[in-house]
Background: The RNA shown here (SAM riboswitch aptamer (S box leader)) has 113 nucleotides. It was read from a public genome assembly, where an Rfam model found it. The prediction has a mean pLDDT of 81.

RNA sequence: GCCUUAUCAAGAGUGGUGGAGGAAUCAGGUCCUGUGAAGCCCGGCAACCUGUGCGCUGAAUAGUUCAGCUCGUCAAGGUGCCAAAUCCUGCGGUUAUUUCCGAAAGAUGAGGA
Numbered sequence: 001g002c003c004u005u006a007u008c009a010a011g012a013g014u015g016g017u018g019g020a021g022g023a024a025u026c027a028g029g030u031c032c033u034g035u036g037a038a039g040c041c042c043g044g045c046a047a048c049c050u051g052u053g054c055g056c057u058g059a060a061u062a063g064u065u066c067a068g069c070u071c072g073u074c075a076a077g078g079u080g081c082c083a084a085a086u087c088c089u090g091c092g093g094u095u096a097u098u099u100c101c102g103a104a105a106g107a108u109g110a111g112g113a
Stems, first nucleotide, its partner, number of pairs: 002112007013042001015041003021032003026090004043082003048078003051073003055069006086105001091102003
């Protein structure tokens, strides 16, 4: 990089460093930023996976164990995230839209070839 699947309107700093950009890409908007951007460190948020509890289903079994699923729980480990809806639009539907619905694209997790 590819495939499957779940989620994407909640939440997270008056810190240190750094020194000019940043909001994924292209286009158009709209914003953030020397009252200090990105990056890095610290700190924090969340709860996808690991862990853990009840229940259900299935398989093997001598006790029991394993697998899957639902609902919780913890925050130690693996990730992730910490302006604005994934900042908004782009394609289709709708008379129409920056709180209508869907798709595409993208991000993140888990699984797979």